Background: Predicted 3D model of a 1478-nucleotide RNA (small-subunit ribosomal RNA) from an uncultured prokaryote. Its mean pLDDT, the model's own confidence on a scale to 100, is 84. It matches the Rfam family "Bacterial small subunit ribosomal RNA".
[in-house]
């Protein structure tokens, strides 16, 4: 120190998640050691049971109780004495410390830093004086009663260091005189006159001390009180206080103070947030984090409040007391029902809660505390042990060596490779823990819970001692099986739908390690509330706009001051923690010591540069004023004008208008539309007019007046900082809406009709009502937008344009030039932007002050408040949800956007197809099966170039299991193959019969048994190979270079051509590959060579005839090699190009025509059934043979064809001309028989030689006369030929009968541009036989293209996008279901609380006529004083009435948000098909 997620990439915003640290932690797995810390975060719930404060006999009386002694005697009792001891009570001191808890508290509670001249302070320390002389109780004990207890009551005795009086006063308090001092306030402190008040106890003892007591001064600690500053949320809390704020006077406290109380006054707080709510102990710390900060307040340490819930006092130095008391509540206990008793938020423990947190130990030995003169008692403070991996840290689970790299286990390409020197073996060593033995520091004399404990040392044995998590990325670590969007996993993205490195398990690996992982919180990453350190034109986010209070902020220059500001000192900053040095447990955590840090606060000294604050200090440059000019839809009122529309009267004048894409309601014969003339009424101002001008914005236009704001320029004079911005606050605010009265021509929400459509509550048409206009008075919004707040000041230009002015020039104006201020545009450097862009009108560079912004949704919505008549507007959330949402720009794709080009794409033409019969293929039905693939173009006469059996994959049947075929290994056989015979449908079974090869080992060959063989069985969405499609369309890359932050772009884009990205020119691009071309075949010409099987012009022989024969190379044809075609010549055109048009010549002209050949890629296109191939599946069957069936089926449908419907035909006769092929399991002549199909027979030919083979339309002549015919042949009988094992399902042909349907085809739709369509035969393949199909050949041999507006598809630029699975796309809204979480809600229950009353227990404080009364006086009556009682004030529960607030919870009810596949419809995204939008 980042990464991961938006996209198809990109770069940006922006959230959301991970990697780190930490923990009083729980959970899940797994646990060896001992150190060391630490454990109820919840129910401040309730508690059984024990303990936790008690001590002093050296205060006092008394008792017990023992020893001894003495007595008395009744010999076991009684009385004296003395004394360790112990105890209830009276007295002292302590239970206010220690412990525990965080309910409550937003407070002087804490924290810091100061005050107390406004205070107290038991014990303790130091100093200063003392203790003198009397008195009255009383508890305990005892009697005596009440009560179940608890407890009380009464009575008779006693004692003190208990309790009171008196004397005495160094002293202190108080009055009081007269001074000194201070940091002086009706103080304070110090000396002083007088006076008045006020002390005391003893105990023990070696007689000398020793702990006590009284009264004071001082200190030490410690407590109080006051006050300056500092630390939480909310303004959906805006006003809040009557003791309230302050005086006087008294009360009252240790003491100030409304702390209380009478009177007075009417004050005090609060936008620097009071007052209400809400959350909480503060603090040193402590986690994190560079820091600055955020969170946090266990353990330890300080302060604080609490002790069951309230409330109240007493004791006392101190308390309003945790283990005291009264007194009310609730709750638990005892109880004779009268009444009484409790208080673990101390240690233990227990119920309960709860995810969850320990023993009902040990010891007072240390430490410390209380009482005591000690001794020494008491201490659940503390010291230790136990539990508990809860936390840090340390140690351990063994080292060496050991390869045939063992077995096992996983894998795998079957060789191998992991596990792995690991293991075992061998050689070692003892840490820890066991065993024995020794044995301490903590303790200075005694004393040791821990403890036979740390520790040493002895012995034995690798012996007891690893898991956890993870292995898609992040993130370090990868195979196999198993599963099949299912079981699951997930922290974010995301895995899983048959080949899952993301599930489960296994086997390797990571990473930590006695722990590991999960899950919860905090911080950090997160510059993700930003001070340090962001933002606001398009991403969230500038208020609609102006004034302008408060606040910020502020020109030049002096003088003072020293608040900020800097520096220097002094104190404080507890201690522990941090940090750094050392030191102590073998280390380490832990411990201990020093230093160091502790921002801050407060006191003092200085400094004066800025800030500030002060001088009726000064200035003029910022602002302002007067003064002169000047332009302007600037603002408000009255008035007035012409053009149009609309109506209304007339007036000509006839059948239509009108209105749309087309058309209809409408108007019109009662006279419209048209068209003159006339009137009437409202409402906007044409041209001029401009990215012109004015205003703060909204906004503002016809033309005259009156009232009025502003702004500009100019040059001179004045005041002299007056300035800028501005939270709340006022003003002004388009439209539309609202009240009130007007007024209404036109236009027009609603509404009405017509229409369009699937509907049309829309778009179009015809009507029309608020409204729109005027007054007045409200609404306060808007895409109020430059989506850009004001203010000042700086920072290159150029070019328009509106207003001033100066200055050249001009005989004057007028144009011109040229400078300057102000406005408004454009372009454009430097800078800035994510980029788009913005650039003197900043979105550059700085200063000021405002507002406003923190992921989308929910939602600018509830609720609450505040305006408003409403309408509604302003302020402004949560619960819940996603992992996004977004801006800029790129490349694509797509548009019912544009623009330029092609293409039998349209169009022009020829000639089909859709109707009918047949053929063929497909769906769909059927069937035991009708195997199986092909499905839009691009599937359907396709795989199939050829099912009767076989093919065959299907289906019955009836039969087989190392197999029909491959190899290999063990082990047997002698035969095997063939032939015969019998059964059977056959496979096949049974029996004869048959004797290969040899080197004799053995091969070949059976047969058994093991490995294995098979599989047209699944996946073509795992695959390889080959294919079709765009498309023979002109595209589609790359390298280096520039250019961009990047995706990317350039180049490849433009301007001209072209079939072409073909060529040319330009051009930050220059080059190049893949495609186009061309090179390859074929074909059209001419040349040269050859010259049989092929040819015959010229010369022979021959023949009825025939290249038949000798011959021959002219042709023709075959083979071969070559010429030829290149816009190469000429002209126009053009950019002196490329090129095109046209012409010439040439067989051939502009790629001469045909084929071959086809880029980067799309379609998860198609094929696992041409082949080949992975994993899956089968394995007496999904393998293999076998008959027979089926693929040939038949209500139907659609594709391709074939044959026709006729006469440009049909039959008939005769009679010419071809090509390219195919032949030996084969083509077959000729001759012969059959009416033919075809049979006999077999001459040639393995083929330029011989056969198939007769080419057919055509042509010539005759026939038929428009009909279901001499058309057409389909279907049927009958009779036969051929192949074939076999034509029954199911062949093709041939003869003779038979003679449907159909008389040119609806919508729709397909081919083709010339030797091309149509047309007419011919031949192969495939085959035993079967062709209308398919693939070839040659005969005859055409029509038409005007032209690119549409329709399809394609190619380039461009534009606009919310599309990238790319428009078959994306997406909204009701409705319908579920589920969630929330608002309203008659209401209904709960907590706090405000006012106003009632109520009063304890208590204290006042009164007090009722009653009791030792101490002290007394005149002896009784006073003083005091208890009780009564009463009164104040006051807790506790009641009532009414308000607030807040939390559950409500029939029903709103919207919202989620949920694969519902339903309606298409609002947005492109010109989204009516541009969106507010």
């Nucleotide at each position: 120190a980042g990464a991961g997620u938006u996209u198809g990439a990109u770069c940006c915003u922006g959230g959301c998640u991970c990697a780190g640290g930490a923990c009083g932690a729980a959970c899940g797995c797994u646990g060896g050691c001992g150190g060391u810390g630490c454990g109820c975060c919840u129910a401040a719930u309730g508690c059984a049971u024990g303990c936790a404060a008690g001590u002093c006999g050296a205060a006092c009386g008394a008792g017990c109780g023992a020893c001894c002694c003495g007595g008395g005697c009744u010999u076991g009792c009684c009385c004296g004495g003395u004394u360790a001891g112990c105890u209830a009570g009276u007295g002292g001191c302590g239970g206010a410390c220690g412990g525990c808890u965080g309910a409550g508290u937003a407070a002087c509670a804490c924290g810091u830093a100061a005050g107390u001249a406004a205070u107290c302070u038991g014990c303790c320390c130091c100093g200063a004086a003392g203790a003198g002389g009397g008195g009255g109780a009383u508890a305990a004990u005892c009697c005596a009663g009440a009560g179940a207890a608890a407890u009380c009551u009464g009575g008779c005795c006693u004692a003190a260091u208990a309790c009171c009086c008196c004397g005495u006063a160094c002293c202190u308090u108080c009055c009081u005189c007269u001074c000194c001092a201070g940091c002086c306030u009706g103080c304070u402190g110090g000396a002083u006159u007088g006076g008045a008040a006020g002390a005391a106890a003893g105990g023990c003892c070696u007689a000398g001390g020793c702990c006590g007591c009284u009264u004071u001064g001082g200190g030490a600690g410690g407590a109080g009180c006051u006050u300056g500053c500092g630390g939480c949320u909310u303004a959906u809390c805006a006003g809040g206080u009557a003791g309230u704020u302050g005086g006087u006077a008294g009360g009252g406290u240790a003491a100030u103070g409304g702390c209380c109380u009478a009177c007075c006054a009417a004050g005090g707080c609060u936008a620097c947030g009071a007052u209400c709510a809400g959350u909480a102990g503060c603090u040193g710390g402590u986690c994190u984090g560079a820091g600055a900060g955020g969170a946090u307040g266990a353990u330890c340490a300080g302060c604080c409040a609490c002790a069951u819930u309230g409330g109240g006092a007493c004791u006392g130095a101190g308390a309003u007391a945790c283990g005291g008391c009264c007194c009310a509540g609730a709750c638990u206990c005892c109880u004779a029902c009268g009444g009484g008793a409790g208080g673990c938020a101390g240690c233990a423990g227990u119920g309960g809660g709860g995810a969850a947190u320990a023993u009902u130990g040990c010891g007072c030995a240390a430490u410390g505390g209380g009482c005591g003169a000690a001794a020494g008692c008491c201490u659940g403070a503390c010291g230790c042990a136990g539990c508990g991996a809860c936390u840090c840290a340390g140690c351990g689970u063994g080292a060496g060596u050991g390869a045939u790299g063992a077995c096992g286990c996983c894998u795998u390409u079957a060789g191998g490779g992991g596990u792995g020197u690991a293991a075992a073996g061998c050689u070692c060593u003892g840490u820890c823990a066991g065993u024995a033995g020794g044995g301490a520091c903590g303790a200075u004399u005694a004393u040791g819970a821990c403890g036979g404990u740390a520790c040493c040392u002895c012995u034995a044995a690798a012996g007891g001692a690893a898991g956890c998590u993870c292995c898609g990325g992040c993130u370090a670590a990868c195979u196999a099986c198993g599963u099949g969007c299912c079981a699951g996993c997930a922290g974010c993205c995301g895995c899983g739908g048959u080949a899952a490195u993301a599930c489960g398990u296994a086997g390797g690996g990571u990473c930590c390690a006695a722990g590991c992982g999960u899950u919860g919180u905090c911080c950090g990453g997160a510059u993700u509330u930003a001070u340090u350190g962001g933002g606001c034109g398009u991403a969230a986010a500038g208020a609609g706009c102006u004034c302008g209070u408060a606040g910020g902020c502020g020109g030049u220059u002096u003088g003072g001051u020293a608040a900020g500001u800097c520096g220097g000192g002094u104190g404080u900053g507890a201690a522990a923690a941090c940090u750094c040095u050392g030191g102590g447990c073998u280390c380490a955590a832990c411990c201990c010591a020093g230093a160091g840090a502790c921002g801050c606060c407060a006191c003092u000294c200085g400094a004066u540069a800025c800030u500030g604050c002060u001088g009726u200090g000064a200035c003029u440059u910022g602002a302002g004023u007067a003064c002169g000019g000047u332009a302007g839809g600037g603002g408000a009122a009255u008035g007035u004008g012409g053009a149009a529309u609309u109506c209304c009267u007339g007036g000509u004048g006839u059948a239509g208008c009108g209105g749309u894409g087309a058309a209809a309601u409408g108007c019109g014969c009662a006279g419209a539309u048209a068209u003159c003339a006339g009137g009437a009424g409202g409402a906007a101002c044409a041209c001029c007019a401009a990215c012109a001008g004015c205003g703060a914005a909204g906004g503002c236009a016809g033309c005259a007046u009156u009232c009025u704001g502003g702004g500009c320029c100019g040059g001179u004079a004045c005041u002299g900082a007056c300035g800028c911005u501005g939270a709340g606050g006022a003003g002004c605010g388009a439209a539309a809406g609202c009240g009130u009265g007007g007024g209404g021509a036109g236009c027009a929400a609603a509404c009405a009709g017509g229409a369009u459509u699937a509907g049309a509550u829309a778009c179009c048409c015809u009507g029309g009502u608020a409204g729109u206009c005027c007054a007045c008075g409200c609404c306060g919004u808007a895409a109020a937008c430059g989506u850009u707040g004001g203010g000042c000041a700086c920072u290159a230009g150029g070019u328009g344009u509106g207003g001033g002015u100066c200055c050249c020039a001009u005989c004057c104006a007028a144009c011109g030039g040229g400078a300057u201020c102000c406005g408004u545009g454009c372009c454009g450097c430097a800078g800035c932007u994510a980029a788009c862009g913005c650039a003197u009108u900043a979105a550059g560079u700085g200063c000021c002050c405002c507002g406003c912004c923190u992921g989308g949704g929910g939602a600018g919505u509830a609720c609450g408040g505040c305006c408003g008549c409403a309408a509604g507007g302003c302020u402004a959330a949560a619960a819940c949800u996603c992992a996004a949402a977004g801006g800029a720009a790129u490349u694509g794709a797509c548009g019912g956007g544009g623009g330029c080009c092609c293409g039998c794409a349209c169009a022009a033409g020829c000639g089909g197809c859709g109707g009918a019969g047949c053929a063929u293929g497909u769906u769909g039905c059927u069937u035991a099966a009708u195997u199986c693939g092909a499905g839009g173009c691009a599937a359907c006469g396709c795989g199939a170039a050829g099912a009767a059996c076989c093919u065959u994959a299907c289906c019955u049947g009836g039969g087989u299991u190392u197999g029909a075929c491959a190899u290999g290994u063990a082990g047997g056989g002698a035969a095997a193959a063939g032939c015969c015979a019998u059964a059977g449908a056959g496979a096949u079974a049974u029996g004869g019969u048959g004797u290969c090869c040899u080197u004799u080992u053995g091969g070949g060959c059976c047969c058994u048994a093991c490995a294995c063989a098979g599989g047209u069985g699944g996946u073509g969405c795992a695959u390889g190979g080959c294919u079709g499609u765009c498309g023979u369309c002109a595209g589609c890359u790359c390298g280096u270079g520039u250019c961009g932050u990047g995706a990317g772009a350039u180049g490849u884009u433009g301007g001209g051509u072209u079939a072409a990205g073909u060529c040319c020119c330009g051009c930050a691009a220059c080059g190049a590959g893949c495609g186009c071309a061309a090179c390859c075949c074929u074909u059209a010409u001419c040349c040269u060579a050859u010259g049989u099987u092929g040819c015959c012009a010229g010369c022979g022989c021959g023949u009825a005839a025939u290249g038949g024969c000798g011959g021959g190379g002219a042709c023709u044809c075959g083979u071969g090699g070559g010429a030829g075609a290149c816009u190469g010549c000429c002209g126009g055109c053009g950019u002196c190009a490329a090129g095109u048009c046209g012409g010439a010549g040439g067989a051939a002209g502009g790629u001469g025509g045909g084929g071959a050949c086809a880029a980067c890629g799309u379609c998860a296109a198609g094929u696992c059934a041409u082949c080949a191939u992975g994993g899956c599946c089968u394995u007496u069957a999904u393998g293999g043979g076998u008959a027979g069936g089926g693929c040939u089926a038949c209500a139907c449908a659609c594709g391709u064809g074939c044959u026709a419907c006729a006469a440009u035909g049909g039959g008939g006769c005769a009679u010419a001309c071809a090509a390219a092929g195919g032949g030996u399991u084969g083509c077959a002549a000729g001759c012969u028989c059959g009416c033919g199909a075809g049979g006999u027979g077999g001459a040639g030919c393995a083929a330029a030689u011989c056969c198939c083979a007769g080419a057919a339309a055509a042509c010539c002549g005759g026939u038929c006369g428009u009909a279901g015919u001499c058309c057409g042949g389909a279907u049927c009988g009958g009779a036969g030929u051929c192949u074939g094992c076999a034509a029954c399902u199911c062949g093709a042909c041939u003869c003779c009968g038979u003679g449907a349907a159909g008389u040119c085809g609806g919508a729709a739709u397909c081919u083709c541009u010339a030797g091309u369509a149509a047309u007419c035969g011919c031949g192969g393949a495939u085959c035993a036989g079967c062709a209308u199909g398919c693939c070839g050949c040659g005969g005859u041999g055409a029509a038409u293209a005007c032209g690119u507006u549409c329709c399809c598809g394609g190619g380039c630029c461009u534009u606009g996008u919310a599309c990238a699975c790319a428009c078959c796309g994306c997406c909204c809204g009701u409705c319908a279901c579920a589920c969630c979480a929330u608002g309203g809600g008659a209401g209904u229950g709960g907590g706090c609380u405000g006012c106003a009353a009632a109520a009063g227990a304890a208590g204290u404080g006042g009164g007090u006529a009722g009653u009791c009364u030792a101490a002290c006086c007394u005149u002896c009556g009784g006073g003083a004083g005091g208890g009780c009682g009564c009463u009164u004030a104040c006051c807790a529960c506790u009641u009532u009435g009414u308000g607030g607030u807040u939390c559950a919870u409500g029939a029903c009810u709103g919207g919202g948000g989620u949920g694969a596949a519902g339903u309606c419809g298409u609002a947005a995204c492109a010109a989204g098909g009516u541009a969106a939008c507010c």